[in-house]
A computed fold for a 75-nucleotide RNA from Arthrobacter cheniae, annotated as c-di-GMP-I riboswitch aptamer. Its Rfam family is "c-di-GMP-I riboswitch aptamer". Rfam links the family to the GO term cyclic-di-GMP binding.
RNA sequence: CAGCGACAAAGGCAAACCCGGUGCGAGCCGGCGACGCAAAGCCACGGGACCCGUCGGGUCAGCCGGGCUACCGAA
Numbered sequence: 001c002a003g004c005g006a007c008a009a010a011g012g013c014a015a016a017c018c019c020g021g022u023g024c025g026a027g028c029c030g031g032c033g034a035c036g037c038a039a040a041g042c043c044a045c046g047g048g049a050c051c052c053g054u055c056g057g058g059u060c061a062g063c064c065g066g067g068c069u070a071c072c073g074a075a
Base pairs, nucleotide, nucleotide: 004073005072012037013036018031019030020029021028022027035062041068042067043066045065046064047063048060049059050058051057052056
C1' cells in the first nucleotide's frame, strides 16, 4: 500500500411510529426515537421500484451493481 473485518478501542450514522414544516406527488427538512449499518459517507453511471405527466421530467444511495473517499488494526 492492497486486501480483510475481531466478544478490540475511540467514535459515527439513524429505520419504523409520532409531532411540526415543505412539495401536485414519490419524497425532503427539523425534533423525538432506535430497526439496523464496517462505509447506512458521497456520486443518479447501469438495472430496479415509486411519483407527476402527451413526447418527458422527478424521487429513492438504508433495493442491487459500479465509481470516489475514509477511522481502527486482531486473525